Predicted 3D model of a 124-nucleotide RNA (Guanidine-I riboswitch aptamer) from a Parvibaculaceae bacterium.
RNAcentral holds the sequence, with entries from ENA and Rfam.
The organism belongs to Parvibaculaceae, within Bacteria.
RNAcentral records the identical sequence in 2 taxa.
It matches the Rfam family "Guanidine-I riboswitch aptamer". Rfam describes the family as follows. This family represents a conserved RNA structure found upstream of the ykkC and yxkD genes in Bacillus subtilis and related genes in other bacteria.

RNA sequence: AGCAUUAGCAGCUAGGGUUCCGGCUGGUGUCCGAUUUAUCGGAUCAUCUGGUGACUGGUCCGAGAGCUGCGGCUCUGUCGGUUUACAGCGGCAGAGUACACGGCGGGAUAAAAGCCCGGGAGGU
Numbered sequence: 001a002g003c004a005u006u007a008g009c010a011g012c013u014a015g016g017g018u019u020c021c022g023g024c025u026g027g028u029g030u031c032c033g034a035u036u037u038a039u040c041g042g043a044u045c046a047u048c049u050g051g052u053g054a055c056u057g058g059u060c061c062g063a064g065a066g067c068u069g070c071g072g073c074u075c076u077g078u079c080g081g082u083u084u085a086c087a088g089c090g091g092c093a094g095a096g097u098a099c100a101c102g103g104c105g106g107g108a109u110a111a112a113a114g115c116c117c118g119g120g121a122g123g124u
Stems, first nucleotide, its partner, number of pairs: 008070005015061002020058002022055001023052005028046002030043006072097009099119001101122001105117003
């Protein structure tokens, strides 16, 4: 200076927003009361309508550098069949599967993100 591998799936979590549900809050409607008789106040449900995620939540999204499990891969042992013998092949068992700083920007979805681009650019 350069190359390769570090992989997959599922469940969950940190985290994330706001389609839907719920919460909160207006309007409208309805009812009650008051009076200055067309206004005010209160209550309340809604097959109605708007706002709100500086609303704990349900649904939803969700990690390479989070967790768990499954499968995969590598090595070893053993058994089987094969072989002159080994290797390769198949079953089972055991062990291993390390490390990991990281934008700006863009993309999807209703929307956002530790999602995807991306173990990328860059840095050590």